Small-subunit ribosomal RNA from a Spirosomataceae bacterium, 1469 nucleotides, folded computationally. The prediction has a mean pLDDT of 83. RNAcentral holds the sequence, with entries from ENA.
RNA sequence: GAGUUUGAUCCUGGCUCAGGAUGAACGCUAGCGGAAGGCCUAAUACAUGCAAGGCGAGGGCUCAGCAAUGGGACCGUCGAACGGGUGCGUAACGCGUAUGCAACCUACCUACUACUGGGGAAUAGCCCAUGGAAACGUGGAUUAAUACCGCAUAAUACAGGGGGCCGGCAUCGGUCUAUUUGUUAAAGAUUUAUCGGUAGUAGAUGGGCAUGCGUCUGAUUAGUUAGUUGGGGGGGUAACGGCCCACCAAGACGAUGAUCAGUAGGGGAGCUGAGAGGUUGAUCCCCCACAUGGACACUGAGAUACGGGUCCAACUCCUACGGGAGGCAGCAGUAGGGAAUAUUGGGCAAUGGAUGCAAGUCUGACCCAGCCAUUCCGCGUGCCGGAUGAAGGCCCUCAGGGUCGUAAACGGCUUUUGAAUGGGAAGAAUAGUUACCAUGCGUGGUAAAGUGACGGUACCAUUCGAAUAAGCACCGGCUAACUCCGUGCCAGCAGCCGCGGUAAUACGGAGGGUGCGAGCGUUGUCCGGAUUUAUUGGGUUUAAAGGGUGCGUAGGUGGUAUUAUAAGUCAGUGGUGAAAUCCGGUCGCUUAACGAUCGAUGUGCCAUUGAUACUGUAGUACUUGGAUAAUGUUGGAGGUCGCCGGAAUGGGUGGUGUAGCGGUGAAAUGCAUAGAGAUCACCCAGAACGCCAAUUGCGAAGGCAGGUGACUACGACACAAUCGACACUGAGGCACGAAAGCAUGGGUAGCGAACAGGAUUAGAUACCCUGGUAGUCCAUGCCGUAAACGAUGAGGACUCGCUAUUGGACCUAUCGGGUUCAGUGGCUUAGGGAAACCGUUAAGUCCUCCACCUGGGGAGUACGCCGGCAACGGUGAAACUCAAAGGAAUUGACGGGGGUCCGCACAAGCGGUGGAGCAUGUGGUUUAAUUCGAUGAUACGCGAGGAACCUUACCUGGGCUAAAUCACAUUUGAAUUAUUCAGAGAUGGAUAAGCUAGCAAUAGCAGAUGUGAAGGUGCUGCAUGGCUGUCGUCAGCUCGUGUCGUGAGAUGUUGGGUUAAGUCCCGCAACGAGCGCAACCCCUAUUGUUAGUUGCCAUCAGGUUAAGCUGGGGACUCUAACAAGACUGCCUGCGCAAGCAGAGAGGAAGGAGGGGACGACGUCAAGUCAUCAUGGCCCUUACGUCCAGGGCAACACACGUGCUACAAUGGUUGGUACAGCGGGUUGCGAGCUAGCAAUAGUAAGCCAAUCCCUAAAAGCCAAUCUCAGUUCGGAUUGGGGUCUGCAACUCGACCCUAUGAAGCUGGAAUCGCUAGUAAUCGCGCAUCAGCUAUGGCGCGGUGAAUACGUUCCCGGACCUUGUACACACCGCCCGUCAAGCCAUGGGAGUCGGGUGGACCUGAAGCGGUAGGUAAAAGACACUGUUAGGGUAAAACUGGCGACUGGGGCUAAGUCGUAACAAGGUAACC
Repeated sequence: GAGUUUGAUCCUGGCUCAGGAUGAACGCUAGCGGAAGGCCUAAUACAUGCAAGGCGAGGGCUCAGCAAUGGGACCGUCGAACGGGUGCGUAACGCGUAUGCAACCUACCUACUACUGGGGAAUAGCCCAUGGAAACGUGGAUUAAUACCGCAUAAUACAGGGGGCCGGCAUCGGUCUAUUUGUUAAAGAUUUAUCGGUAGUAGAUGGGCAUGCGUCUGAUUAGUUAGUUGGGGGGGUAACGGCCCACCAAGACGAUGAUCAGUAGGGGAGCUGAGAGGUUGAUCCCCCACAUGGACACUGAGAUACGGGUCCAACUCCUACGGGAGGCAGCAGUAGGGAAUAUUGGGCAAUGGAUGCAAGUCUGACCCAGCCAUUCCGCGUGCCGGAUGAAGGCCCUCAGGGUCGUAAACGGCUUUUGAAUGGGAAGAAUAGUUACCAUGCGUGGUAAAGUGACGGUACCAUUCGAAUAAGCACCGGCUAACUCCGUGCCAGCAGCCGCGGUAAUACGGAGGGUGCGAGCGUUGUCCGGAUUUAUUGGGUUUAAAGGGUGCGUAGGUGGUAUUAUAAGUCAGUGGUGAAAUCCGGUCGCUUAACGAUCGAUGUGCCAUUGAUACUGUAGUACUUGGAUAAUGUUGGAGGUCGCCGGAAUGGGUGGUGUAGCGGUGAAAUGCAUAGAGAUCACCCAGAACGCCAAUUGCGAAGGCAGGUGACUACGACACAAUCGACACUGAGGCACGAAAGCAUGGGUAGCGAACAGGAUUAGAUACCCUGGUAGUCCAUGCCGUAAACGAUGAGGACUCGCUAUUGGACCUAUCGGGUUCAGUGGCUUAGGGAAACCGUUAAGUCCUCCACCUGGGGAGUACGCCGGCAACGGUGAAACUCAAAGGAAUUGACGGGGGUCCGCACAAGCGGUGGAGCAUGUGGUUUAAUUCGAUGAUACGCGAGGAACCUUACCUGGGCUAAAUCACAUUUGAAUUAUUCAGAGAUGGAUAAGCUAGCAAUAGCAGAUGUGAAGGUGCUGCAUGGCUGUCGUCAGCUCGUGUCGUGAGAUGUUGGGUUAAGUCCCGCAACGAGCGCAACCCCUAUUGUUAGUUGCCAUCAGGUUAAGCUGGGGACUCUAACAAGACUGCCUGCGCAAGCAGAGAGGAAGGAGGGGACGACGUCAAGUCAUCAUGGCCCUUACGUCCAGGGCAACACACGUGCUACAAUGGUUGGUACAGCGGGUUGCGAGCUAGCAAUAGUAAGCCAAUCCCUAAAAGCCAAUCUCAGUUCGGAUUGGGGUCUGCAACUCGACCCUAUGAAGCUGGAAUCGCUAGUAAUCGCGCAUCAGCUAUGGCGCGGUGAAUACGUUCCCGGACCUUGUACACACCGCCCGUCAAGCCAUGGGAGUCGGGUGGACCUGAAGCGGUAGGUAAAAGACACUGUUAGGGUAAAACUGGCGACUGGGGCUAAGUCGUAACAAGGUAACC
């Protein structure tokens, strides 16, 4: 820096990623070289070999050899304490750093001084004997030394005493002494060059000891300690010291973290980081510790000794069972463990070490080589040209294009690497030897020959030939890189977010691409990003976080002036801060890695000199902080203890009085005729204090309210006296601390957990009601917690204002006056804040101190400890789990929130549905099939505006494989018609006839062939277009610019009015605009003009039985084109306006005249792949297509929509009147004839204002029926017909006749309608051969009732409010139970582990001794110490554990509904 909480936003906050690193491991892959590195685990066990020996110039002896000479063991001497390994232990003066030793040692080395005289006794070896399996011994005799022991000499050595001088922080030290006493040495070899020996001083080197400072985690480890702390004395040591001992004293350490527990070698340094830091301690260097686990000493200059010893223990091996041997954490190597780490290699050539006079010997130190891509670095796998952009792969919009791709082929060039051949290093300098030179002696110089494991290696040359050499990961975002196929919440991926349920750039494969490249990825670990522990550099009102409040200890911090000091601080200088590393320069390997050299750094510590502003320390002075006294004014529900009061409530007694009271949403339980409730009087009891009262007051907080008294505490103001910084904060500590609760004793009116009853309810362990115990009250003692809140610690300083109020003082007094101090509120500037908000009472700007926070859950839980009588409180984790949890604000949606408004939404009415029969659609069932779709509103007389065949998509059976059709080409000839056979038909076969138009080209039609297109009512409406429904004809939905806000967003669009309307007006940080509204369009209502045929007929004429029938007419009706008309224009009232009101005027019509078309942004993944179109998928002798028959019409049942009715406002019969919209040549069909009729026959007219359908019906006039299952109703069924059609069986309509079912107005519930509407009456049309039409779409006739009103139901609009919702309440979400998995607490117990103390025993070694032996030594014995072993108890810590507790997680389990809205009883502590 990025991703991830949200619909979006800002913030808080965690998780995750990109970077670097690695002693790494794993997967895939692999050409070369250089430089490095290589058991992180079992400090597990080890076969085998090697890793420390040297010296004959110390000694004697022995062997081989003629000898020269060489070898061997032993004594002696030096070394083996170095080098090499490992990190067990250790939290320590172990390490680092700086000091000190006046408290010390130091072999070999260097310098200097002095000395090196003379003796003695042994012993190994060797020889003899002997034990033992072995290892290894035992005894006797004999022998040497640079081995051992005396003697001599002796100091500047050591010890003691005396004197002088000097110095130091103390003990003391140094020095001088020609001052004294005592003690202690030696080794020789020899080739004569030399090498040694003894004593001492000094140096160098190496060590020892002490001290300051630094050095992990845990306080759920708070007290530890008896040699402990100190003393003088003694012992011991190289040396100081309780290091050890006896005695004396009682100290010592610890919240600045003792003790205990856990973990760990420390440092130089490495990694990371801007740094500060964090983390690590491999390789290299320094220090420490260890050498199977322990203990112990010896030797030695040095060890408590890796390849020495003794003992104990465990283990392994040998054994003759008596005893012995052993220690790879040296180099290789083996087994084991493990994810994992190499050769039983070469050489001492170099460097270094031991030894030696030296040559030399030894050296698994070291130098090299081998193995391993483990890391770092370098090189290569070719370069140039080459477009038919080849083939092939992949992709696509597919005759073709794109891409791999100049890539390949092909042409030319080069040769690092490789192969072959040839040459071929540096590392080598010595020492020693020889020769020569210089020199007084040490010694120095020159020259020569000679020495290489690596290695015939590096390197060089020649030849050959592109020849020998590329992979890995990734491609959804973060993060560079995209398509196809397969798969279908499967298989799988995944670092986080998340992909996968049929179009996956996220899985698997492919093509292509991106990154890195002999490597690339994955995993683990560390730092970074993370300012996410914040010193640099964070926070705490609401996100995690202020302690409930005060007093106060330690501590931290601290006013003004001045003097001294110089601890902090600052500056200079000196010492140290090893080397390597890092950084810079230069240089060396062809470069680099790597190395060499010089420099710089090393922020630290110590010492010293100086400075004195600030801090500290000491002193002096001051007054403003603070405190106190006096005086005065004054305030208050401050506290404690008494006394008193009235109202109310309950109870008691008595009176009056009668039937209910009480309670609720409604009731009931309860009380009451044994007299309640009501009411009056008197009495009793306990608790709480109305009005005043407030936005008020007091108190540290909790908290405090009737009146009054006593005691007591406090504040403010005024005045300005005294003290003179006495202050602030405050870990621990102490005190106070609501309510509830606990204990003891009282008290108890009302209220009231628990409990009981009554209701409510699906249930109701609740909400409501009736009762009611603890408690509430008092006293005393506990508890110690609260949403103990201003969710805001205390103190101090500073920073605009306005306003209200409490207490005090002052000035003015005219005032709602002014000034000031201390409080309490509101608003606000700057500023702050994520915002909300805070804002002199800060959450602003700063200082001081304390407390607290570090993702959510687990959990304020467990364990431990402390407190408590208990309840419980304080302190306070982890495993595991999630990618969030959260704050503020925004837009929506929602609310059994609020406000305003509208709608046949309710109400007021009229008529229906729901009951019956039938029609029709749906569900269900059935079926071979009952094709498919539509399913709350918004499916159900819907797609379908016509299912007998067809339609038809379904089923059964029979056929076809390309059918129909199209285009092109070729070819044939017709096309076609008729007859006939088989068959259910499709189809198959047979026979006969047979070209047309055109001048021509050619065209038409059919068959065949070829080519190109098949076809699918199969799937996906959740891949789509188009179309449609619905909210809704609801009034809304947006944009530009500006402004406001960090932002999402807001404003505009809100507000006040008004409207049917976001319609209009006014106001306004908005000003405008768009899609909607309205208008423009059509029909209709009035009039005019124009035009009169097929329409009309007033006047005139003719004419008929009659009739606009005819002439004629344009007046009227009408037709159909154009105009006019309505705009709140006028009047009155109200109003700023918009507008509203009026039985107003006028007008055919009045405030949108009535109706229609017209449907904003969007919602429902709404509907339709079966109208059509279309992506993808699927079928291809079938899921295509043809045919016949069947089915879509089934039928216990359920629902929707309708028709007809149940009758008298009616039925039937007869007569009679008045429409409009439409349709008509495969048609409408007048009239006439036949038939009871459906209809048939015949036939005029009409392609229609002309003819026909056409009769309108209700209505009206008359007659009849008389309340009945009827002269209502017509279902059902029998018979007979008509028509359409190839065909009416399944399965048509109609007519006639006969039959005459249910049904007497319909439960709960529910639908439509506000006027030419409902209701009622008929007519027409589309589809159509016919029809299932009672449906649909239209038309006219007759023609109502009602609307008080907006409380309620439903839907909608706007504003506002709450929200834990955003898939948006059909939302979210809690707990028990049931199931699976996981970690964890308790747990009778059981099995371990380390540690400390007690007791018993006690090896080796070391120390001691009064014991025995004539003595000495030694041994023995005794004793002290102690490793180890054992016993018992306790603490700590871990594993397992029947059972048990809660917790977490887990798409679709159970029960309820607690929370989020007033969440339906506000929520919460």